[in-house]
Context: one part of a larger RNA
Molecule: large-subunit ribosomal RNA, domain VI
Organism: Streptomyces aureoverticillatus
């Protein structure tokens, strides 16, 4: 900027682009076959390799302001309680989140249409012959089926809902120019299922977006401080305590306040 007026939500699919992998074992059956040895086709089911996606239920990693222990040292005036430094000081555990060594799933089925090949009928060429006219089977290959992007598909596609037919200008009366709004979108401002940034996607007081703040979850693993025992180190007891990032519900306390800019007048 196009998609002959502007918008919004929902879509068809021209086209593209991905997957398509393979073993082992059991059953039919030690059957057909074959003197034996050996061992099927057709049909069925079971259990993997490797390759891809998706997700965190379980196992497991990661955890840098989660808990908890501990060594030095240095400070809060001392005790006790804590802080800072030292790879997060070191050590044992861990929520969300993101993961794979995890979980679940997939390659299909089934329809055309056909290669090599196998046939039916069957003349040229009174036989024969799958071919010359006709008609059939047949493949992990091809078209479809299956995911995923697709209307700049300029062949610019559909559909259902909104907005309306305002005002000026003329030296080219034109599908001309300008202006004010409309539906509605952008700025903007809180976010994050999204992210380099831009998009996106959720919300902006008619409001649970986020952050504080309650309540739960988890997690850690029994806080201090008081009382006891023990000379002490320490241990009990009050008490499944204390704290507790992202998790999950509530609640307008703070923050999203005001505002601003585009944007249709066609046939």
């Nucleotide at each position: 900027c196009g998609u002959a007026g502007g918008a919004g939500u929902c879509u068809u699919g021209a086209g593209a682009a991905g997957g398509g992998c393979u073993g082992u074992c059991c059953c039919u059956a030690g059957u057909a076959c074959g003197a034996g040895a050996g061992g099927a086709c057709c049909g069925g089911g079971a259990c993997g390799g490797a390759c891809g996606a998706a997700c965190c239920u379980c196992u497991g990693g990661u955890g840098u302001g989660c808990c908890a222990g501990u060594u030095g040292u240095c400070c809060u005036g001392c005790c006790a309680a804590g802080g800072g430094c030292a790879u997060g000081g070191c050590u044992g555990g861990u929520u969300g989140g993101c993961u794979a060594c995890g979980u679940u799933c997939g390659g299909a089925a089934a329809g055309g249409a056909u290669a090599a090949c196998c046939g039916c009928u069957g003349a040229a060429a009174g036989c024969a012959u799958c071919u010359a006219a006709g008609c059939g089977g047949g493949a992990a290959g091809c078209c479809u089926g299956c995911u995923u992007c697709g209307a700049g598909a300029u062949g610019a596609g559909g559909a259902c809902u909104c907005c309306c037919a305002c005002c000026c200008c003329c030296u080219u009366u034109g599908a001309g120019g300008g202006g004010u709004u409309a539906a509605g979108g952008c700025u903007c401002c809180c976010a994050g299922u999204a992210g380099a940034c831009g998009a996106c996607u959720g919300g902006g007081u008619u409001g649970a977006u986020a952050g504080g703040c309650c309540a739960g979850a988890u997690a850690u693993g029994g806080a201090a401080g008081c009382c006891u025992g023990g000379u002490a180190a320490c241990g009990g007891g009050u008490g499944g305590a204390g704290u507790u990032g992202a998790c999950u519900g509530g609640u307008a306390c703070u923050a999203a306040u005001a505002g601003g800019c585009c944007g249709a007048g066609g046939g």